Bacterial RNase P class A from Candidatus Azotimanducus sp., 362 nucleotides, folded computationally. The coordinates come from a structure-prediction model, not an experiment, and the mean pLDDT is 77. The sequence is in RNAcentral, with records from ENA. Taxonomically the source falls in Candidatus Azotimanducus (Bacteria, Pseudomonadota, Pseudomonadales, Candidatus Azotimanducaceae).
RNA sequence: UGAGUUGACUAGGCAGUCGCUGUCGCGAUCCCGCGAGGGAUUGCGGGGGAGGAAAGUCCGGGCUCCAUAGGACAGGGUGCCAGGUAACGCCUGGGGAGCGUGAGCUUACGGAAAGUGCAGCAGAGAGAAGACCGCCAAGUUUCUUCUGAAGCUUGGUAAGGGUGAAAGGGUGCGGUAAGAGCGCACCGCACCGGGUGGCAACAUCUGGUGGCUAGGUAAACCCCGCCCGGAGCAAGGCCAAAUAGGGACUCCAUGACAUGGUCCGUGUCGAGUCCGGGUAGGCCGCAUGAGGUGUGUGGUGACGCACAUCCUAGAUGAAUGGCUGCCCACGACAGAACCCGGCUUAUAGGUCGACUCGAUCC
Numbered sequence: 001u002g003a004g005u006u007g008a009c010u011a012g013g014c015a016g017u018c019g020c021u022g023u024c025g026c027g028a029u030c031c032c033g034c035g036a037g038g039g040a041u042u043g044c045g046g047g048g049g050a051g052g053a054a055a056g057u058c059c060g061g062g063c064u065c066c067a068u069a070g071g072a073c074a075g076g077g078u079g080c081c082a083g084g085u086a087a088c089g090c091c092u093g094g095g096g097a098g099c100g101u102g103a104g105c106u107u108a109c110g111g112a113a114a115g116u117g118c119a120g121c122a123g124a125g126a127g128a129a130g131a132c133c134g135c136c137a138a139g140u141u142u143c144u145u146c147u148g149a150a151g152c153u154u155g156g157u158a159a160g161g162g163u164g165a166a167a168g169g170g171u172g173c174g175g176u177a178a179g180a181g182c183g184c185a186c187c188g189c190a191c192c193g194g195g196u197g198g199c200a201a202c203a204u205c206u207g208g209u210g211g212c213u214a215g216g217u218a219a220a221c222c223c224c225g226c227c228c229g230g231a232g233c234a235a236g237g238c239c240a241a242a243u244a245g246g247g248a249c250u251c252c253a254u255g256a257c258a259u260g261g262u263c264c265g266u267g268u269c270g271a272g273u274c275c276g277g278g279u280a281g282g283c284c285g286c287a288u289g290a291g292g293u294g295u296g297u298g299g300u301g302a303c304g305c306a307c308a309u310c311c312u313a314g315a316u317g318a319a320u321g322g323c324u325g326c327c328c329a330c331g332a333c334a335g336a337a338c339c340c341g342g343c344u345u346a347u348a349g350g351u352c353g354a355c356u357c358g359a360u361c362c
Stems, first nucleotide, its partner, number of pairs: 001358010012327007020049002023046010051333001055344002058342005063232004075228005080094005095109001096107004110223002115221002117217002132161002134157010169187006188212001189210009236284004246275006255269005291310008328331001
């Protein structure tokens, strides 16, 4: 200096002015209350007022209610090892595999020797598979330069060719009519052990057995291990009108109506007081939390611990905006609604750290 990899941060700034929405203080008016005080509206003043994703609602938890949630079935999720965490499908570290010259990146990465299914096109054949060409043998026909050549039939053959993403160990020697793990050596593979390193996944070295049986596919069914009770802040709790309806008691009246032939009985009908449930409406839930910042400390790290310090939106037609001026690099994606931890997706420009590869110069 060029090209990259990776981690983190920022998210136009300043000033003026007019608003919006919570909150605090002081006042005014009205209402409630014996009072202390409380509430509503409003004025002035102080201070607060979106995000890194507030988004998707995809995971995990807190909280709340249901009620037992113990077992089993069904269903769903998850899947190398160790750790972190409230928990996770997240994160950290490590192993295996793949990609990259490298920094580094990606990875649903248990089981295909329980069973079932699937595999387009091509190809003879896609499974304990397969003779299309070729090679070889036998028989036979024709031709013949009499040595053979060509064809047909039957069989052997998985070495060679060809098809395919994939044809089922590789190389060499032997062997054979030609061939073939058919035999052997080495390499590979499978199974059973042993040593070393590691908590482990695993790595590495090594012994024995087996000619190799058991091709691929499980984000196909399935099998195995582990996890999961359901619904969600419109959860849920409290206060509570008017109107209608419910219950209890008292009174009117020994009234009326119905039932019945009649009496008793039963039911219905009026007024008042009290009680209770629900609705409208209001309040809480709802902003102090697995919280932020700093320092120290343990750990490779995710993260933990100790101390100090800070309080930082809370609406319910739902606020966080408009205008003016100046400056610059001329401003992307985008708006909270119970809360938190993640993941995913969107995103202009800028800043910082660590590392890699190339070129050049000293």